[in-house]
Context: one part of a larger RNA
RNA sequence: AACCGAUGAGUAUCCGAUAUGCGGCUUUGCCUAAACCAUUCUGUGGUGGAGGCGUAGUGAAAGCAAGCUCUAAUUGAGCAAUUUUGUCGCAACCGGAUGACCCGAAACCGGGUGAGCUAAGCAUGGACAGGGUGAACCCAGCCUAACGGCAGGGGGAGGCCCGAACCCGUCAUUGCUGCAAAAAUGUGGGAUGAUCUGUGCUUAGGGGUAAUAUGCCAAUCGAACCCGGAGAUAGCUGGUUCUCCCCGAAAUAUAUUUAGGUAUAGCGGUCAGCCGCAAUUUUCCUGGGGGUAGAGCACUGGAUGGGAUAUCAAGCGUAAGCGAGAUGUCUCAAUCAAACUCCGAAUACCAGAGAAAUAUAGGCUGGCUAGUCAGUCCGGCUCGGCUAAGCGAGUCAGGUCGAGUGGGGAAACAACCCAAACUCCCAAUUAAGGUCCCUAAAUUUUGACUAAGUUGUAAAGGAUGUGAGAUUUCUUAAACACCCAGGAGGUUGGCUUAGAAGCAGCCACCCUUUAAAGAGUGCGUAACAGCUCACUGGAUUAGAGAUUUUGCGCCUAAAAUGAACGGGGAUAAGUCAAAUACCGAAAUUGGAGAUUCCCGAUUUAAUCAGGAGUGGUAGGGGAGCGUUCCUAUUGCAGUGAAGAUCACGCUGUAAAGCGGGUUGGAGCGAUAGGAAGUGAGAAUGUCGGU
Numbered sequence: 001a002a003c004c005g006a007u008g009a010g011u012a013u014c015c016g017a018u019a020u021g022c023g024g025c026u027u028u029g030c031c032u033a034a035a036c037c038a039u040u041c042u043g044u045g046g047u048g049g050a051g052g053c054g055u056a057g058u059g060a061a062a063g064c065a066a067g068c069u070c071u072a073a074u075u076g077a078g079c080a081a082u083u084u085u086g087u088c089g090c091a092a093c094c095g096g097a098u099g100a101c102c103c104g105a106a107a108c109c110g111g112g113u114g115a116g117c118u119a120a121g122c123a124u125g126g127a128c129a130g131g132g133u134g135a136a137c138c139c140a141g142c143c144u145a146a147c148g149g150c151a152g153g154g155g156g157a158g159g160c161c162c163g164a165a166c167c168c169g170u171c172a173u174u175g176c177u178g179c180a181a182a183a184a185u186g187u188g189g190g191a192u193g194a195u196c197u198g199u200g201c202u203u204a205g206g207g208g209u210a211a212u213a214u215g216c217c218a219a220u221c222g223a224a225c226c227c228g229g230a231g232a233u234a235g236c237u238g239g240u241u242c243u244c245c246c247c248g249a250a251a252u253a254u255a256u257u258u259a260g261g262u263a264u265a266g267c268g269g270u271c272a273g274c275c276g277c278a279a280u281u282u283u284c285c286u287g288g289g290g291g292u293a294g295a296g297c298a299c300u301g302g303a304u305g306g307g308a309u310a311u312c313a314a315g316c317g318u319a320a321g322c323g324a325g326a327u328g329u330c331u332c333a334a335u336c337a338a339a340c341u342c343c344g345a346a347u348a349c350c351a352g353a354g355a356a357a358u359a360u361a362g363g364c365u366g367g368c369u370a371g372u373c374a375g376u377c378c379g380g381c382u383c384g385g386c387u388a389a390g391c392g393a394g395u396c397a398g399g400u401c402g403a404g405u406g407g408g409g410a411a412a413c414a415a416c417c418c419a420a421a422c423u424c425c426c427a428a429u430u431a432a433g434g435u436c437c438c439u440a441a442a443u444u445u446u447g448a449c450u451a452a453g454u455u456g457u458a459a460a461g462g463a464u465g466u467g468a469g470a471u472u473u474c475u476u477a478a479a480c481a482c483c484c485a486g487g488a489g490g491u492u493g494g495c496u497u498a499g500a501a502g503c504a505g506c507c508a509c510c511c512u513u514u515a516a517a518g519a520g521u522g523c524g525u526a527a528c529a530g531c532u533c534a535c536u537g538g539a540u541u542a543g544a545g546a547u548u549u550u551g552c553g554c555c556u557a558a559a560a561u562g563a564a565c566g567g568g569g570a571u572a573a574g575u576c577a578a579a580u581a582c583c584g585a586a587a588u589u590g591g592a593g594a595u596u597c598c599c600g601a602u603u604u605a606a607u608c609a610g611g612a613g614u615g616g617u618a619g620g621g622g623a624g625c626g627u628u629c630c631u632a633u634u635g636c637a638g639u640g641a642a643g644a645u646c647a648c649g650c651u652g653u654a655a656a657g658c659g660g661g662u663u664g665g666a667g668c669g670a671u672a673g674g675a676a677g678u679g680a681g682a683a684u685g686u687c688g689g690u
Stems, first nucleotide, its partner, number of pairs: 002690006012098005018092001020091006029053003035047005057064002067079004101239002104236001108229006119203009128193001130162003133158001137154003141150003166190003171186004205221001207217003214223001242624006252265005266372002268369008279358003285352004294343001295341002300337003304333009315322002375401001377399002379396006407418003422593004427589003433583003436568003442580001444579006455570001461555002465552010483538004488512003493507003518533001522531002594614005600608002625679001627676010643663004648659004
């Protein structure tokens, strides 16, 4: 760690409140509390009516009273009466106080135990191989007038040097279920000192000690350890044990030292009563308030142009003066605004009257009692944002999921499309969506389109792709394209320029001959030359262009495993328009059965007919199964109890029950009630076993 077994969580006492159920007493209403008495003596009996509830309401109250209050006064209004049982106890549910469903802190406080580890100190002992350096001082020698200097010998200082023991722990490697909860090996630092060390003693947790590292104080230290307060507290996380049946939410408002908590309301359950000509919704009609869309410039501001006027003013000027520009006011024109409005819709909303729809539906009132306060995506309309977000905020008699992660489709896919699963059936019809194979059903029918595997990702932009139209031009007086021929003269136009001759550039762009030919469309030359075009003739012979609308395609198109039909594959098995058939779900229908409610009939049994239901988280309600013990009654058992065990049989919707086999070896049931230590798979649960 896993598995198995056992164990493991809404309980107990007291108090309060209340619809309901049961019980006692009640037309002399019900109950006792403290206290006292008795006793078989610590739970029973009796006494006890103080007091409580009820018998009358109303008013703030004094008060009045079947009435009261409001008013100076009500022909008015509110509540009440005009006929209702009440009270006490038990059960149940809920609330409060206690650990209060269970486990879980870090912490806080009290009293103790620790300095055999370690920190510092005190007392008394112990330890430091060897080698090196050679301070003070002393001796005697040389020099000197002296001070002093030089050299030699002796001497043996030092938190001095090298280096064992000893102390430490620098770096590296190994180790890292170790030799070891800090080591080993190599390397390294100190090694006469603030050195190391034995023994004894001192300092204690809000404290000690500390050459301060928040270090150390027994493998524990930003406050030791042990026991106690103590089941501290935990608006937090986790867990919370048998079955079936009925109903079934919320993720909102307001408030909050509030925002992942809570309270009240909203929405759920349940019981009772009432409505059912009500109530709700929709449509039409009537009456309302509004300041959004839009629009506007009347206010508040923004931003322009023109004119007038006043002030300021760069600069210019010798000066007079001129003056870009700026600001204020007036005026004309055209404008912008969520926090502008002289205006102003549609919708929506509120109220009222009538009609319609809904009918085992639903609504209202009251009592008791939950959960919910993180919502989600989709569609429509708005706002914020980037007319971004699987983004944020709102809204809709919106939908879904949540709780329908149940069914069919979308390959797979809570929130999309279809569709609401009581159980069973080897029956049927359909929905969405499909029908070549995987794969149930058409290789179905008719007519078109596409050639791109488009289908089976994407834009601006681009293109003689191709289909269907529209408009228009030229054309047997011969078009479009190809081919043959011409394409000239003034002139090399003027200017410019080294040059400028149609063709670097500027200006002009006429005239003539013509079938036609530009003071020139492009290439070309240094400049010419040369080639070519416009334009014309010939030859040839039937259609040739331009613009535009639209269907389907093409390019644009680069990413990290191969990944843009689910795959095979397909020229339809693609796309458009139409048609028929079929498949397809837990939908609908048929058959059988269970159960809840309504209604009816028999008649009080859950008997039958009919009808409507039976998805479900949080949560509420109902009915049951099983376990242990107690009481009463009644049984089983050595001819084998309990327990254990078995892919055994039967019964029940289920929890379960009865029986059988094997084992086991002495106790155990049933029925009717009662009481609970009453049900485990989860809590990094606890204990045990393997």
This is a predicted structure of a 690-nucleotide part of an RNA (large-subunit ribosomal RNA, domain II) from Candidatus Gottesmanbacteria bacterium CG_4_10_14_0_8_um_filter_37_24.
Model confidence (mean pLDDT): 81 of 100.
RNAcentral holds the full RNA, with entries from ENA.
Its Rfam family is "Bacterial large subunit ribosomal RNA". Gene Ontology terms of the family: ribosome and structural constituent of ribosome.